[in-house]
């Protein structure tokens, strides 16, 4: 040097071109509890890795690059 996967919330991860982008874990309120844990409600947190293109409309498709893992020489 080639070639494949991955990159979304603090963390794991979901998400047919068209929703206000979820969900569990965590976190923060309150309820409950003698107290804490479990449980119960509510709620905060997201330039969707960057830049460009395609298109009426991109987290989803194309290319470059970046970072992470693998594979070949």
């Nucleotide at each position: 040097g080639c070639c494949c996967c991955g990159u979304u919330a603090g963390c794991u991860c979901a998400g047919c071109g068209g929703a206000u982008a979820g969900a569990g874990c965590a976190c923060u309120c309150g309820c409950c509890u003698u107290c804490u844990a479990a449980g119960c409600g509510a709620g905060g947190a997201g330039u969707c890795g960057u830049c460009a293109g395609u298109u009426c409309g991109a987290g989803u498709c194309u290319g470059a690059c970046a970072c992470g893992g693998g594979g070949c020489g």

The RNA shown here (transfer RNA) has 73 nucleotides and comes from a Chloroflexota bacterium. NCBI's taxonomy places the organism under Bacteria, Bacillati, Chloroflexota. It matches the Rfam family "tRNA". It is annotated as a transfer RNA. Its mean pLDDT, the model's own confidence on a scale to 100, is 81.